[in-house]
RNA sequence: AGCGAUAAAGGCACACCCGCCGAAAGACGGGGCCGCAAAGCCACGGGGCUACAGGAAGCGGGCGCCGCCCUGCCGGGUCUCCCGCCUCCCAUGCUAGCCGGGCUGCCGCUC
Numbered sequence: 001a002g003c004g005a006u007a008a009a010g011g012c013a014c015a016c017c018c019g020c021c022g023a024a025a026g027a028c029g030g031g032g033c034c035g036c037a038a039a040g041c042c043a044c045g046g047g048g049c050u051a052c053a054g055g056a057a058g059c060g061g062g063c064g065c066c067g068c069c070c071u072g073c074c075g076g077g078u079c080u081c082c083c084g085c086c087u088c089c090c091a092u093g094c095u096a097g098c099c100g101g102g103c104u105g106c107c108g109c110u111c
Stems, first nucleotide, its partner, number of pairs: 001110004011036002016031004021026001034097001040103003044100003047095003054089003058085005067078004
């Protein structure tokens, strides 16, 4: 530097279940054991997931706010205002067990 056997010693742990954090995706701890030779670490590039917040459309409702209209006042009406539902967009969130890249590394074999 390359490779990974049916070797040895060991390691990790999908789905699922329980607990716990989170709006969610998902994370963490325990069990589990589909798989993994980097399934060790890093969100840098691409992909995927989520959408609290933000934006937009639609539908419905409201006059408590802003604005506009009516009115001498009280007050009334209404929206581009407010509220709810639903859909879409959106990463700053997540994924390293989607791929690439970077860093590190056990055992053995070959050079």
The RNA shown here (c-di-GMP-I-GGC riboswitch aptamer) has 111 nucleotides and comes from Symbiobacterium thermophilum IAM 14863. Taxonomically the source falls in Symbiobacterium thermophilum (Bacteria, Bacillota, Eubacteriales, Symbiobacteriaceae). The prediction has a mean pLDDT of 86.